[in-house]
C1' cells in the first nucleotide's frame, strides 16, 4: 500500500427498512430473626463519526475513525 471482518446500555450480545432485544450487573420492594438463594418492579443506549438514498435508516450506499486478520 491492497483486501476482508468487526464497532448497539457498565459487560456479553440479538436485530437483515416501520417507536431498539435478552442475559449478567445496578436500584427499589417482597420473602427471612438476619444473610444467601428465590420472586416482583424499575432505571440505564441520540446503535463509532459525517454525508447520501427513502415517507421512514442500527439496518441500504459513499467517505472517515478505531480494532482484528490476511496479502505484498
Nucleotide at each position: 500500500g491492497c483486501c476482508g471482518c468487526c464497532u448497539u446500555g457498565g459487560c456479553u450480545u440479538a436485530g437483515g427498512g416501520g417507536u431498539a432485544u435478552a442475559g449478567c450487573g445496578c436500584u427499589u420492594c417482597c420473602u427471612u430473626g438476619g444473610u444467601a438463594a428465590g420472586g416482583a418492579a424499575g432505571a440505564g443506549g441520540u446503535c463509532c463519526c459525517g454525508g447520501g438514498u427513502u415517507c421512514g435508516a442500527a439496518c441500504c450506499c459513499c467517505g472517515g475513525a478505531g480494532g482484528c486478520g490476511g496479502c505484498u
Molecule: transfer RNA
Organism: Thermoplasmatales archaeon ex4484_30